[in-house]
Context: one part of a larger RNA
RNA sequence: GCCAACGAGUUUAUGUUAUUCCUAGUCUAAAGGGAGAACCCCUGGAGGCACAGCGAAAGCGAGUGUUAAUAGCGCGAAAUAUAUAGGUGUAGCAUAAGACCCGAAACUAAGUGAGCUUACCAUGAGCAGGGUGAACCUCGUCGAAAGGCGAGGGGAGGCCCGAACCGUCGCAUCGUACAACGUGCUCGGAUGACUUGUGGUAAGGAGUGAAAAGCUAAUCGAACUUAGUAAUAGCUGGUUCUCUCCGAAACAGCUUUAGGGUUGGCGUCGCAUGUUCCUUUUGGGGGUAGAGCACUGGAAAGUGUGAAUAGGGAGAAAUCUCGUCACUCUUAUCAAACUCCGAAUACCAAAAGUUAAAAGUGCGGCAGUUAGUCUGUGGGGGCGAAGCUCCAUUGGACAAAAGGGAAACAGCCCAGAUCGCCAGUUAAGGUCCCUAAAUCUACACUAAGUGCAAACGAGGAUGUGAAGUUUCAAAGACAGUGAGGAGGUUGGCUUAGAAGCAGCCACCCUUUAAAGAUAGCGUAACAGCUCACUCACUCAGAGACUCUGCGCCGAAGAUGAUCGGGGCUAAGUGUAGUACCGAAACUGCGGAUUGUAUUUAUAUUUAUAUUAGUACAGUGGUAGGAGAGCGUUCCAUUGGCUAUGAAGCAGAAGGGGUAACCCACUGUGGAGCAUAUGGAAGUGAUAAUGUUGGC
Numbered sequence: 001g002c003c004a005a006c007g008a009g010u011u012u013a014u015g016u017u018a019u020u021c022c023u024a025g026u027c028u029a030a031a032g033g034g035a036g037a038a039c040c041c042c043u044g045g046a047g048g049c050a051c052a053g054c055g056a057a058a059g060c061g062a063g064u065g066u067u068a069a070u071a072g073c074g075c076g077a078a079a080u081a082u083a084u085a086g087g088u089g090u091a092g093c094a095u096a097a098g099a100c101c102c103g104a105a106a107c108u109a110a111g112u113g114a115g116c117u118u119a120c121c122a123u124g125a126g127c128a129g130g131g132u133g134a135a136c137c138u139c140g141u142c143g144a145a146a147g148g149c150g151a152g153g154g155g156a157g158g159c160c161c162g163a164a165c166c167g168u169c170g171c172a173u174c175g176u177a178c179a180a181c182g183u184g185c186u187c188g189g190a191u192g193a194c195u196u197g198u199g200g201u202a203a204g205g206a207g208u209g210a211a212a213a214g215c216u217a218a219u220c221g222a223a224c225u226u227a228g229u230a231a232u233a234g235c236u237g238g239u240u241c242u243c244u245c246c247g248a249a250a251c252a253g254c255u256u257u258a259g260g261g262u263u264g265g266c267g268u269c270g271c272a273u274g275u276u277c278c279u280u281u282u283g284g285g286g287g288u289a290g291a292g293c294a295c296u297g298g299a300a301a302g303u304g305u306g307a308a309u310a311g312g313g314a315g316a317a318a319u320c321u322c323g324u325c326a327c328u329c330u331u332a333u334c335a336a337a338c339u340c341c342g343a344a345u346a347c348c349a350a351a352a353g354u355u356a357a358a359a360g361u362g363c364g365g366c367a368g369u370u371a372g373u374c375u376g377u378g379g380g381g382g383c384g385a386a387g388c389u390c391c392a393u394u395g396g397a398c399a400a401a402a403g404g405g406a407a408a409c410a411g412c413c414c415a416g417a418u419c420g421c422c423a424g425u426u427a428a429g430g431u432c433c434c435u436a437a438a439u440c441u442a443c444a445c446u447a448a449g450u451g452c453a454a455a456c457g458a459g460g461a462u463g464u465g466a467a468g469u470u471u472c473a474a475a476g477a478c479a480g481u482g483a484g485g486a487g488g489u490u491g492g493c494u495u496a497g498a499a500g501c502a503g504c505c506a507c508c509c510u511u512u513a514a515a516g517a518u519a520g521c522g523u524a525a526c527a528g529c530u531c532a533c534u535c536a537c538u539c540a541g542a543g544a545c546u547c548u549g550c551g552c553c554g555a556a557g558a559u560g561a562u563c564g565g566g567g568c569u570a571a572g573u574g575u576a577g578u579a580c581c582g583a584a585a586c587u588g589c590g591g592a593u594u595g596u597a598u599u600u601a602u603a604u605u606u607a608u609a610u611u612a613g614u615a616c617a618g619u620g621g622u623a624g625g626a627g628a629g630c631g632u633u634c635c636a637u638u639g640g641c642u643a644u645g646a647a648g649c650a651g652a653a654g655g656g657g658u659a660a661c662c663c664a665c666u667g668u669g670g671a672g673c674a675u676a677u678g679g680a681a682g683u684g685a686u687a688a689u690g691u692u693g694g695c
Stems, first nucleotide, its partner, number of pairs: 001695006011097009021087002025049003031043004053060002063075004100238002103235001107228006118202009127192001129161003132157001136153007165189003170185004204220001206216003241629006251264005265369002267366007275358001276359001278353007290341001291339002296335003300331003304327004311322004372398004376393006403414003418591004423587003429581003432566003438578001440577006451568002459553002463550003467546006480537005486510003491505003516531001519530003592619008601610003630684001632681006640673002648668004654663003
């Protein structure tokens, strides 16, 4: 891991609601009998609850307790009222219990452990070999002495090197190992605070510890075993057959409360009420959006007035000027905590109206929910960031919703799946191929693969289309070609020089078709080349601007690119149109089921139930509520099957049922099984890192 078996809302007591039966009563328990342990039937009324209360009680009793009391008061009775019934069984729920099941870490008690390890006690054992050479002793020698020097002997040491032995620094190996800490190499100590055998002592809030909270039997910041014990777990996981009807919430208040509760809200079931719901109309109050500046404040420009008006400037001073503060007026403005104004919605009330298969409300039983998410709209926070966060909205969807579209894609767009059909029509979205349907029609634009996908600015550009304004032009424009572009004069000053062209001043006159005391290049200064301006040739449009459509550049990222792909010049973009495709939507045909209304039949005392139809409306669904069934084990009664073969097992394939499931057939098997009606439950497993077994 797979398969099989086992595996989780139970039982008792009390209460409450609904319901069954009986009813001023109701129910039996033990036990006995029925062929018989119980469940079943009959007997059994012992007893329980109810029928009377009050008092602590004795006790009294429609009263009683308190009290001296007949007072008062408490609790009762009676009476009134829409009040006035209990008992038993069954079901839902609650409470107390292990209380649906499994699961702690822990706490307490009594015991067991020092054959591992820590420390100590007693008694034993072990340490190859080599090196160094302390104290001390002897001898020699020197010295006046103190003492010095030398030689020999000696053999100290938590001394040195290094086996056994003890340890384990580093690396490798191993890492389903040889091993729940090993192995190889390397390394530390190796006469000592050394190592070791045997016996003994010390223990669980205790021991022991050269101290690491180390060790105390592979267990230690409190060992192990058993018991309390099914500890507790607002936490995690799991919780087993089917179908039908309805169907939520993720909000508010409170909470040592925030991942838990409780009450309300929202769901469901029953009873009651009977249109109260909803829609429209009419009438209301408001101070939001907007708008405005009349108040409160903010902020801008200007005029005027006032002020012992900071400060700067001018002046000898008076004073002037730039400014400062306050107010008035004009112009143009801003505001969640401004308002002279002021909607749409929403809310309240009344009336009317449609629906009656649809809602509202009240009472009662049972819940679940109180982690929400995205999107549209209005807002706060943030950066008018976030797939961000916090509110609002009887918005929408998902949650709890499948289907079609958006390439893929809970929350977007379309649309809400009762079942069947090889029928039809559409929605969103599409119609060249992948891929169902237009290579459709008409008119334009785009040349950038722009685009066919969301998105990128300032700025730049004879890209190109549309609309418009304006200037020049057959008295010849714009462009091109040819020619001229002169004289006074090298203007004056300045300067080494300054001649149109370093700089300053002036910028005239003449000849002309036209020509600046010169717009640019150039020279040391001249020279030289152009320009403005003019003529000729040529010839029909040329220039400036505004607004707008579609494009261009701006435009750089990390594995290989792309519109979903191929690809497309439309199969792109814009405007208009006609077809077609396209879903579980709608329609058609046929079935099932729920509700309401209604018809028939049966049972019946009217109710009511069942059967067979008809009409209309429904039938997605998590938590959850309600209803109806299937199957398993056992029991009672019943009436059957079975050696001419029970149960069980195996066999995709026959038959029935909406489903759980049931029946048949064949083989195997070899002794019990099962219908109907009731009853009682150890009653249903793909999940719990479930338990046990097998492989």
Background
RNAcentral holds the full RNA, with entries from SILVA. The part of an RNA shown here (large-subunit ribosomal RNA, domain II) has 695 nucleotides and comes from an invertebrate metagenome.